Predicted 3D model of a 71-nucleotide RNA (transfer RNA) from Placozoa sp. H19. It matches the Rfam family "tRNA". By type it is a transfer RNA.
[in-house]
């Protein structure tokens, strides 16, 4: 370098077996506190990319990219 396989989802780390994307942590903003942190209550960011199937895709197909393992 080739082949071959997995994986890519919020700032991080994992959910979600075709039908409104969720949870924790972190951040913010309010509460409580004489003051920090702890608790409580809230808010905002997320499907790697371009396409195809579909009434509807994170889900299922193709290709490209990254990363990881296998030869």
């Nucleotide at each position: 370098a080739g082949c071959c396989u997995a994986u890519a989802u919020a700032a991080u780390u994992a959910a979600a077996u075709g039908g409104u994307a969720u949870a924790a942590u972190a951040u913010c903003c309010g509460u409580u506190u004489u003051a920090c942190a702890a608790g409580c209550g809230g808010a905002g960011u997320u499907u790697g990319a371009u396409g195809g199937u579909u009434c509807a895709a994170u889900u299922c197909c193709a290709u490209c990219u990254a990363u990881a393992g296998g030869u």